RNA sequence: AGUCUGCGAGGCGAUGAAGCUCGCCUUUAACCGUCCUUGCUUCAAUGGCUGCAGGGGCUGAUAGCUUCUACGAACAU
Numbered sequence: 001a002g003u004c005u006g007c008g009a010g011g012c013g014a015u016g017a018a019g020c021u022c023g024c025c026u027u028u029a030a031c032c033g034u035c036c037u038u039g040c041u042u043c044a045a046u047g048g049c050u051g052c053a054g055g056g057g058c059u060g061a062u063a064g065c066u067u068c069u070a071c072g073a074a075c076a077u
Stems, first nucleotide, its partner, number of pairs: 009026005016068006033058008043048001
């Protein structure tokens, strides 16, 4: 100096916060939902598929549980 492993710590798990639990990652990382359509593109060959971009929709504040906040629906005052 490099590689591997362990421990500690930190970060992440499609919209906010807290607690508990689980999983993942070690900064070149984990993570960044889904449907339809259009254009280009890879493969294929005449069906389709891959990647990117444009347009139009849908569900959920959780990775899971609980609570709070925001939003939505119904009823009552």